The RNA shown here (transfer RNA) has 73 nucleotides and comes from an Elusimicrobiota bacterium. It was read from a public genome assembly. The prediction has a mean pLDDT of 83. Its Rfam family is "tRNA". Rfam classes the family as a transfer RNA. NCBI's taxonomy places the organism under Bacteria, Pseudomonadati, Elusimicrobiota.

RNA sequence: GGGCCUGUAGCUCAGUCGGCAGAGCGGCGGUCUCAUAAACCGUUGGUCGCAGGUUCGAGCCCUGCCGGGCCCA
Numbered sequence: 001g002g003g004c005c006u007g008u009a010g011c012u013c014a015g016u017c018g019g020c021a022g023a024g025c026g027g028c029g030g031u032c033u034c035a036u037a038a039a040c041c042g043u044u045g046g047u048c049g050c051a052g053g054u055u056c057g058a059g060c061c062c063u064g065c066c067g068g069g070c071c072c073a
Base pairs, nucleotide, nucleotide: 001072002071003070004069005068006067007066010025011024012023013022019056026044027043028042029041030040031039049065050064051063052062053061
């Protein structure tokens, strides 16, 4: 330098054919316990990498850029 994959909550990841952004873990509060842990209940949490485009409507489609990974040279 070229090709491919990838970026969504603090972490790990779903998100189907474009139609209300989610789960587990974590955090916080509570129940239980002498207390802690576990368990259970409740609750909290988003610039969907950035900028444009298409569309009535974009996490999803298109373009450019940025970060990460793999391969080729």